[in-house]
């Protein structure tokens, strides 16, 4: 100058005025519930998509298996994961780094477009080498060279042969074995073997681990109504109870009243805000993460608040203006997506000095 990695900050400040809403006091009224008043809290980095994984609650469940999902190199982190951290291998990049559903093709099944002799139990289009030849061709040999193709039964040299082949023979590759190094994944040395056989499992499989379903509208709790099973006391001409404006009489009407449990519908509570918490020190770890100590309480609505006006001052500005993406609804950990401005730290390449 360019270029990779990591992490962090804001999501305007601050003051007036008008509201909205949880919690505490205080007054009207002794309690509910209303009103008033005062003091305090009140949206996110993604609250978002609902993808993964849990808490929590019901519901099912002896035990084990089948089928059905999911995960899939190797160590570790966590409550748990499909996520984190570190490594290992492969592949991209001159490099910093980056990407990776990265188990098994020697269980079996399959599939592999089109070209192409053949897409794999094998097979020869051109060409080479030989032999016969009526000179058109035809037998064998061969798979080194061409030809198809995403892909063709090891690569490259050298020798070897008619021509050629791992036919021999170095090195790479591949198998086997045996040693060093690592917890492992994997690597690195040596020695033997002329060499098994093509991709594909994001084709069925198969191998290993895990996985029961439904969700805060889960659940529980009080509880006017309303049907109905129960109980207990009073009453049925010796009149409970009810109607006649409240009592008393009196009159009419009368076989059911009352209570209790129960049930739980409307409305209310709770679930529900202390939690796998946040923060600051030390400590252990390369990190994820982990312990110890300190310390601080941090939004709870249910038609559902968190918001509106003004004034200076902060940013950026082409001086006109201009600030995103977007809002809690049970709660936690993660992932992914949306976005305004800034800012620091490491590191890699060029060039210059």
């Nucleotide at each position: 100058g360019g270029a990779g990695c990591a992490g962090c900050c804001c999501a305007g400040g601050u003051g007036g005025c008008c509201g909205c809403u949880g919690g505490c006091c205080g007054g009207c009224u002794u309690c509910c519930a209303g009103c008033c008043g005062g003091c305090u809290g009140g949206a996110g980095g993604a609250a978002a998509g609902u993808c993964c994984g849990a808490a929590c609650u019901c519901c099912a469940u002896a035990g084990g298996g089948c089928a059905g999902g999911a995960u899939g190199c190797u160590g570790g982190g966590u409550a748990a994961c499909a996520c984190c951290c570190a490594g290992u291998c492969a592949c991209g990049g001159c490099g910093a780094c980056g990407u990776g559903a990265a188990g098994g093709a020697a269980a079996g099944u399959g599939c592999c477009a089109c070209a192409g002799a053949a897409a794999a139990c094998a097979u020869a289009c051109c060409g080479c080498c030989u032999c016969g030849u009526u000179c058109g061709c035809g037998g064998g040999g061969u798979a080194a060279g061409g030809g198809u193709g995403a892909a063709a039964a090891g690569g490259u040299g050298c020798g070897g042969u008619a021509a050629g082949a791992g036919c021999g023979c170095a090195c790479c590759g591949c198998g086997g074995a045996g040693g060093g190094g690592g917890u492992g994944a994997c690597u690195c040395c040596u020695c033997c073997g002329g060499c098994a056989g093509g991709g594909c499992a994001a084709a069925c499989c198969c191998c290993a681990u895990c996985c029961g379903g439904a969700g805060c509208a889960a659940g529980a709790c009080c509880a006017a109504a309303u049907a109905g099973a129960g109980g207990a006391g009073c009453g049925c001409u010796c009149g409970a109870g009810g109607g006649c404006g409240g009592c008393c009489c009196g009159u009419c009407c009368a076989a059911g009243c009352u209570c209790c449990c129960g049930g739980g519908u409307a409305g209310g509570u709770u679930g529900c805000a202390c939690g796998a918490g946040g923060c600051g020190c030390c400590g252990g770890g390369c990190a994820a993460c982990c312990g110890g100590c300190g310390u601080c309480c941090c939004a709870g609505a249910u038609g559902a608040a968190u918001g509106g006006c003004c004034a200076c001052c902060a940013c950026c500005u082409u001086c006109g203006g201009g600030g995103a993406c977007a809002g809690a609804a049970u709660u936690c950990g993660g992932c992914u997506u949306a976005u305004c401005g800034g800012c620091u730290g490491c590191u890699c390449c060029g060039c210059c000095c």

The RNA shown here (Bacterial RNase P class A) has 353 nucleotides and comes from a candidate division CSSED10-310 bacterium. It is recorded under the gene name rnpB. The RNAcentral record of the sequence draws on ENA. The coordinates come from a structure-prediction model, not an experiment, and the mean pLDDT is 76. Rfam family: Bacterial RNase P class A. Rfam classes the family as a ribozyme. The model forms 94% of the base pairs in the Rfam consensus.